This is a predicted structure of a 394-nucleotide RNA (Bacterial RNase P class A) from a Bacillota bacterium. A source record names the gene rnpB. The organism belongs to Bacillota, within Bacteria. The sequence is in RNAcentral, with records from ENA. Rfam family: Bacterial RNase P class A. By type it is a ribozyme. The coordinates come from a structure-prediction model, not an experiment, and the mean pLDDT is 76.
[in-house]
RNA sequence: AGAGUAAAUCGGAUCAUCGCGAGAGGAAGACCGAAAGGUACCUUUUGAGGAAAGUCCGGGCACCAUAGGGCAGGAUGCCGGCUAACGGCCGGUGAGGGCGACCUUAAGGAUAGUGCCACAGAAAUAAACCGCCUUCGGAACCUUCAAAGGUGACGGAAAUUUUAUUCCGUCAUUUUUGAACGUUUCGAAGGUAAGGGUGGAACGGUGCGGUAAGAGCGCACCGGCGGUUUGGCGACAAGCCGGCCAGGUAAACCCCAUCCGGUGCAAGACCGAAUAGGAAAGCGUGGGAGUGGCCCGCUCUGCUUUCGGGUAGGGUUGCGCGAGCCCUUCGGCAACGAAGGGCCAAGAUAGAUGAUGAUCAAAACAGAACCCGGCUUAUAGAUUUGCUCUUUGC
Numbered sequence: 001a002g003a004g005u006a007a008a009u010c011g012g013a014u015c016a017u018c019g020c021g022a023g024a025g026g027a028a029g030a031c032c033g034a035a036a037g038g039u040a041c042c043u044u045u046u047g048a049g050g051a052a053a054g055u056c057c058g059g060g061c062a063c064c065a066u067a068g069g070g071c072a073g074g075a076u077g078c079c080g081g082c083u084a085a086c087g088g089c090c091g092g093u094g095a096g097g098g099c100g101a102c103c104u105u106a107a108g109g110a111u112a113g114u115g116c117c118a119c120a121g122a123a124a125u126a127a128a129c130c131g132c133c134u135u136c137g138g139a140a141c142c143u144u145c146a147a148a149g150g151u152g153a154c155g156g157a158a159a160u161u162u163u164a165u166u167c168c169g170u171c172a173u174u175u176u177u178g179a180a181c182g183u184u185u186c187g188a189a190g191g192u193a194a195g196g197g198u199g200g201a202a203c204g205g206u207g208c209g210g211u212a213a214g215a216g217c218g219c220a221c222c223g224g225c226g227g228u229u230u231g232g233c234g235a236c237a238a239g240c241c242g243g244c245c246a247g248g249u250a251a252a253c254c255c256c257a258u259c260c261g262g263u264g265c266a267a268g269a270c271c272g273a274a275u276a277g278g279a280a281a282g283c284g285u286g287g288g289a290g291u292g293g294c295c296c297g298c299u300c301u302g303c304u305u306u307c308g309g310g311u312a313g314g315g316u317u318g319c320g321c322g323a324g325c326c327c328u329u330c331g332g333c334a335a336c337g338a339a340g341g342g343c344c345a346a347g348a349u350a351g352a353u354g355a356u357g358a359u360c361a362a363a364a365c366a367g368a369a370c371c372c373g374g375c376u377u378a379u380a381g382a383u384u385u386g387c388u389c390u391u392u393g394c
Base pairs, nucleotide, nucleotide: 001390002389003388004387005386006385007384008383009382010381012360013359014358015357016356017355018354020047021046022045023044024043025042026041030039031038032037049365053376054375056374057373058372059371060370061264062263063262064261068296069295070294071293073260074259075258076257077256078092079091080090081089082088093107094105095104096103097102108255109254113253114252115249116248117247129196130195131192132191133190134189135188136187137186138185139184140183141182143180144179145178146177147176148175149174150173151172152171153170154169155168156167157166158165204222205221206220207219208218209217223245224244225242226241227240228239229238230237231236268317269316270315271314278307279306280305281304282303283302287301288300289299290298324343325342326341327340328339329338330337331336
């Protein structure tokens, strides 16, 4: 210098005028309302966000039992820690990716059971289609042997003058039958997962031995599983031992462990004649309501209809001092915790937080509604820091 990686901060600035909400102080005793209460005047202070958003998760708060039991249902799912709590965060382990800084990870159980695994393939879970091997049976063939027969040659014998004939032996050749080793082929029975073929996946992988052929059948190495030793709080890691070796899928049902009651500020509380009070009729002690998926339990209690009256966005509060913010020190790798000091910083209820002008910049996503902690999503531009890789120079 280039490329990258992990974090952090800001996210219009200054001034003037007018306006709106809220707090405090003052003055005055006006206006609205049945009341409770509110409004109006002056001064002064203050007034949206990093996500106020989505409303996804957790909690506070409020009411219903002080939230209780069971079923159903839901969420979470490596280990340790943090926290009010969490599905969040921090630190680790395993697995995967990157040369690296670093990043990703719904990561319990497939030996509880069930289901599923398209097409292809013989077979998708305990597989024999082809192939290999053994045995048995049939057929064919080669070689050898045995028996019987034919033919030829030679030798011998019989009778004979000779030829011819007959008999015996040896050799050669041939036919038939039988036996044995072997080869080929067909069939049956069995063995075999080494090889071929199908597939994402075929019953651990590679090699040597071994075998009829094969096979963890034996052995070496590798992978998995189980046991054990050592280290670690633990997930787990390393070593040793045992041939123990039957696929995948649980973001399929399911099993295991842990957690979860419901409803949300239109919760609720107070004030005011006000969930009121009045009249009539009917029903009723086991019904009704709170109670919401169900059952139990608990609490309260007469209920329903009609008639007439009243009200009609009644008022105040809840509502911002809070798991609060900033700084320093200490403990901790960190999340976080403790101590000390400092600070008070929107609170509306038809809903304020705006408009105009000047200079600079030209500029995003976006507007609180009970509150807090997270997650997720959107975001122009600017700034800072740590680290990694490559190249070059000193």